C1' cells in the first nucleotide's frame, strides 16, 4: 500500500399565498422538493515541466443518461411457538420522468437559456411527491477503527 474479515458512526427534502366547499396542505390557481454509486466539455485549488501552453493530482457538478435503494409480489436458509401461526437472511420479480434552442474543435444524455415532465403503499369529514402512519424501521452507500493474511 492492497484485499478479505469484524466493529463503530453517519446515511431524504418539500404546498407560502389564494379559490370552491359542511368538509380538502388531498380538488382548482399557484408554491415548493430532488436519496446513493458511476459517467461527465463545469468551477476551484495544487504539482511538474515549460513559457502565453502541456501533462497530472485533489475537491466539486445530472430528479428525467447507466446502475442501485426504499414500497410491493413470489420464494425462502434459519428462528420463535404445544400447535394454528408468526418473524426472516439470501435469491428472483416489479420499479417514474427530457425535449428544444444556443455555445463549442466535438455526436451536449450532464454546460447556458427556455419551456416541459416525474414521484411506492396504507390512512383521511374530499382524490396527497409535500399531511399522518408502518418508520426510534429498512437502506443503496459514505467515513473511520481494529486485529489477521498476502
Nucleotide at each position: 500500500u492492497u484485499c478479505a474479515a469484524u466493529c463503530u458512526u453517519c446515511g431524504g427534502g418539500g404546498c407560502a399565498g389564494g379559490g370552491u366547499g359542511a368538509a380538502a396542505u388531498u380538488c382548482c390557481c399557484g408554491a415548493c422538493c430532488g436519496a446513493c454509486g458511476g459517467u461527465g466539455a463545469u468551477g476551484a485549488a495544487c504539482u511538474u515541466a515549460a513559457g502565453a501552453u502541456a501533462a497530472g493530482u485533489u475537491c466539486u457538478a445530472a430528479g428525467u443518461c447507466c446502475g442501485u435503494g426504499a414500497c410491493c409480489c413470489g420464494u425462502g436458509a434459519g428462528g420463535u411457538u404445544u400447535a394454528u401461526a408468526c418473524c426472516a437472511a439470501g435469491c428472483g420479480g416489479c420499479u417514474g420522468a427530457g425535449c428544444c434552442a444556443g455555445u463549442g474543435a466535438a455526436a451536449a444524455a450532464u454546460c447556458u437559456g427556455g419551456g416541459a415532465c416525474c414521484g411506492a403503499c396504507a390512512g383521511u369529514u374530499a382524490a396527497a411527491g409535500u399531511c399522518u402512519g408502518g418508520a426510534u424501521g429498512g437502506g443503496a452507500g459514505a467515513a473511520g477503527a481494529u486485529g489477521u493474511g498476502a
FMN riboswitch aptamer (RFN element) from Salinibacillus kushneri, 150 nucleotides, folded computationally. It was read from a public genome assembly, where an Rfam model found it. Rfam family: FMN riboswitch aptamer (RFN element). About the family: The RFN element is a highly conserved domain that is found frequently in the 5'-untranslated regions of prokaryotic mRNAs that encode for flavin mononucleotide (FMN) biosynthesis and transport proteins.